A computed fold for a 249-nucleotide part of an RNA from a Bacteroidales bacterium, annotated as large-subunit ribosomal RNA, domain VI.
Its mean pLDDT, the model's own confidence on a scale to 100, is 86.
It matches the Rfam family "Bacterial large subunit ribosomal RNA".
The organism belongs to Bacteroidales, within Bacteria.
Context: one part of a larger RNA
RNA sequence: CGUUGGAAAUUUGAGAAGGUCUGACCUUAGUACGAGAGGACCGGGUUGGACGAACCUCUGGUAAACCGGUUGUGGCGCCAGCUGCACCGCCGGGUAUCCACGUUCGGUCAGGAUAAGCGCUGAAAGCAUCUAAGCGCGAAGCCGUCUUCAAGAUGAGAUUUCCUUAGAAGGUCGUGGGAGACUACCACGUUGAUAGGCAGGAGAUGUAAGGGCAGCAAUGUCUUCAGUCGACCUGUACUAAUCGCCUGA
Numbered sequence: 001c002g003u004u005g006g007a008a009a010u011u012u013g014a015g016a017a018g019g020u021c022u023g024a025c026c027u028u029a030g031u032a033c034g035a036g037a038g039g040a041c042c043g044g045g046u047u048g049g050a051c052g053a054a055c056c057u058c059u060g061g062u063a064a065a066c067c068g069g070u071u072g073u074g075g076c077g078c079c080a081g082c083u084g085c086a087c088c089g090c091c092g093g094g095u096a097u098c099c100a101c102g103u104u105c106g107g108u109c110a111g112g113a114u115a116a117g118c119g120c121u122g123a124a125a126g127c128a129u130c131u132a133a134g135c136g137c138g139a140a141g142c143c144g145u146c147u148u149c150a151a152g153a154u155g156a157g158a159u160u161u162c163c164u165u166a167g168a169a170g171g172u173c174g175u176g177g178g179a180g181a182c183u184a185c186c187a188c189g190u191u192g193a194u195a196g197g198c199a200g201g202a203g204a205u206g207u208a209a210g211g212g213c214a215g216c217a218a219u220g221u222c223u224u225c226a227g228u229c230g231a232c233c234u235g236u237a238c239u240a241a242u243c244g245c246c247u248g249a
Base pairs, nucleotide, nucleotide: 001152005163006162007161008160009159010158011157015149016148017147018146021049022048023047024046025045026044027043033038051106052105053104054103055102059100060099061098066093067092068091069090070089071086072085073084074083075082076081111143112142117137118136119135120134169247170246171245172244173189174188175187176186177185194240195239196238197236198235199234200233201232203229204228205227210223211222212221213220214219
């Protein structure tokens, strides 16, 4: 842009894509079979491998704006306390997030038509013959069943509701996101919890600074499971989403 007033929601499915994998063990049963050695079909159950999807409760990674320890050196006048640089200086941890080495789930079961093959009835050919007429069984394969997309399926479908030149709806603009290269998509824009801030909580780190006490001191201890804190959860209009403008049957 189209789908011939517009919008929203729910759908049908022409068509397309994916998947449809496999081992071992137990049992049936040491049964059928076999002189023995050996050793089943059919059926039932358990547990794996590879592959795939989703997720982060657990485990483990990551986490350079989180916390702590510590070396050298510079600065804040000095002490103390902070802080810059040195691969994030090095080291120990680690929330959200993302992930696998983690967790959960998947391939099931029917059905239809068949291949090789196995049959029934049966003539040509008084017999025989699965085939010539006719009928049946029979594969991880085919069509479906299962999952996903799907009306630009221009053959542009269907249903419901709402709105409308007294302006529906969309856009621009702004605040953002489990969405994202940009765009798009989604949430919100004061009739507001969209982001920031703030408060509380979760969680991380591990007991701050200052002061008291003990010790000559290094240091220890009490105040103190303290202090600090990115993303997580809940709440709260303090800040910013103002006012407008454009398209429009």